Notes: Two RNAs folded together computationally: RNase P RNA and transfer RNA, 430 nucleotides in total. Rfam match: Bacterial RNase P class A. The family's RNA type in Rfam is ribozyme. Rfam's curators write: Ribonuclease P (RNase P) is a ubiquitous endoribonuclease, found in archaea, bacteria and eukarya as well as chloroplasts and mitochondria. Model confidence (mean pLDDT): 79 of 100.

RNA sequence: GGAGUUGGCCAGGCAGUCGCUGUUUUUGCAUGCAAAAGCGGAGGAAAGUCCGGGCUCCACAGGGCAAGGUGCCAGGUAACACCUGGGCAGCGCAAGCUGACGGCCAGUGCAACAGAAAGUAUACCGCCUACGUUACUCACGGGUGACCGGUAAGGGUGAAAUGGUGCGGUAAGAGCGCACCGCGUUGCUGGUAACAGUAACGGCAGGGUAAACCCCACCUGGAGCAAGGCCAAAUAGGGAAACAUUGGUGCGGCCCGCAUCGUUUCCGGGUAGGCUGCUUGAGGUGCAUGGCGACAUGCAUCCCAGAUGAAUGACUGUCCACGACAGAACCCGGCUUAUCGGCCGACUCCAUAU
RNA sequence: GCCCCCGUAGCUCAGUGGAUAGAGCAACCGCCUCCUAAGCGGUAGGUCACAGGUUCGACUCCUGUUGGGGGCACCA
Numbered sequence: 001g002g003a004g005u006u007g008g009c010c011a012g013g014c015a016g017u018c019g020c021u022g023u024u025u026u027u028g029c030a031u032g033c034a035a036a037a038g039c040g041g042a043g044g045a046a047a048g049u050c051c052g053g054g055c056u057c058c059a060c061a062g063g064g065c066a067a068g069g070u071g072c073c074a075g076g077u078a079a080c081a082c083c084u085g086g087g088c089a090g091c092g093c094a095a096g097c098u099g100a101c102g103g104c105c106a107g108u109g110c111a112a113c114a115g116a117a118a119g120u121a122u123a124c125c126g127c128c129u130a131c132g133u134u135a136c137u138c139a140c141g142g143g144u145g146a147c148c149g150g151u152a153a154g155g156g157u158g159a160a161a162u163g164g165u166g167c168g169g170u171a172a173g174a175g176c177g178c179a180c181c182g183c184g185u186u187g188c189u190g191g192u193a194a195c196a197g198u199a200a201c202g203g204c205a206g207g208g209u210a211a212a213c214c215c216c217a218c219c220u221g222g223a224g225c226a227a228g229g230c231c232a233a234a235u236a237g238g239g240a241a242a243c244a245u246u247g248g249u250g251c252g253g254c255c256c257g258c259a260u261c262g263u264u265u266c267c268g269g270g271u272a273g274g275c276u277g278c279u280u281g282a283g284g285u286g287c288a289u290g291g292c293g294a295c296a297u298g299c300a301u302c303c304c305a306g307a308u309g310a311a312u313g314a315c316u317g318u319c320c321a322c323g324a325c326a327g328a329a330c331c332c333g334g335c336u337u338a339u340c341g342g343c344c345g346a347c348u349c350c351a352u353a354u
Numbered sequence: 355g356c357c358c359c360c361g362u363a364g365c366u367c368a369g370u371g372g373a374u375a376g377a378g379c380a381a382c383c384g385c386c387u388c389c390u391a392a393g394c395g396g397u398a399g400g401u402c403a404c405a406g407g408u409u410c411g412a413c414u415c416c417u418g419u420u421g422g423g424g425g426c427a428c429c430a
Stems, first nucleotide, its partner, number of pairs: 001350010012319007020041010043325001047336002050334005055224004062256004067220005072086005087101001088099004102215002107213002109209002124155002126151003132147006163181006182204001183202008228276004238267006247261004269429003283302008320323001355426007364379004372410001381397005403419005
């Protein structure tokens, strides 16, 4: 200098004018409105609503079945499908990245077409004639062919065909024998573990598919702030249907159990107002300590949106690198998706120079 | 805001993981008719919403996007 990997941060700035919203103080009055001043006013994803929790109500939630989810190991956490570290597998020269990564030795199922055969394997082409039967031929040693057979080395089919390579062996072959590799079982060593290494034994066995049913282990009660609570206003406190003590409802899959005695649906009627929940929280920042790390603990310090037709904006000037994706609605922790560009740190490879 | 459902031909819908995704209506061509309709025969028309994954193989199974649709308050 070039190419690349990875962690973190920022998300137009400044000034002026006019507004919107919350809150505090002061003033005015008709006591909930107005004015003035001060302070605060969107995001890294506020998004998708995909996971996990808090909170609220239904038994502060109970037993069983069903249903659903997760799935290498250890740890972190309020919890998780998230994060950290490690193992294994794949990709990359490397830094590093990716992985729904338990079990087809419980059982059941599936594999179109092609192919001999797709799961207790089998034999289309091929290879073989040692053994048995037999035809022809002969120089009587044999040769050629058929049958009965042997074989799975080679060819062919397929996504996939019952270990791979080499040597021996054989009629031809074959784990048939041996060596190495792979695989399985048992033991030992290291490691908390996943797993790794190693020794002996076994000639090799039940190949694929569980984002097929399923099995194993662990986890999950349901609903959601339009939850829930309070006040006010108004109406016809009405009608119909279904089920009701062996029942209905709470209890949104079913049974038990507990509580309770009417419940559900439809038609018709009325109100479309206010307060609360509502933002101080598993909170932010700094320092110290423990830990490889995720994170935890302690101390100090800060208060940082709370709207409800729903605020956070519009215009002007100026500067630059000319501004992407995008707007809170009960609140957090994650994941995923969208995103113009810029800054900082760490690391790898290549080339060159010293 | 919260909770659900759906996307296959122009329209309405089928479609056990297995050949070239089907049916009805519509469109086009031909026959029939004096002409039209009906009827009969034939033809064309598909990014199975999009992308990735599992699998030998995906409309179908899984994940993520995208588009569309539906429901909800209180009182008696």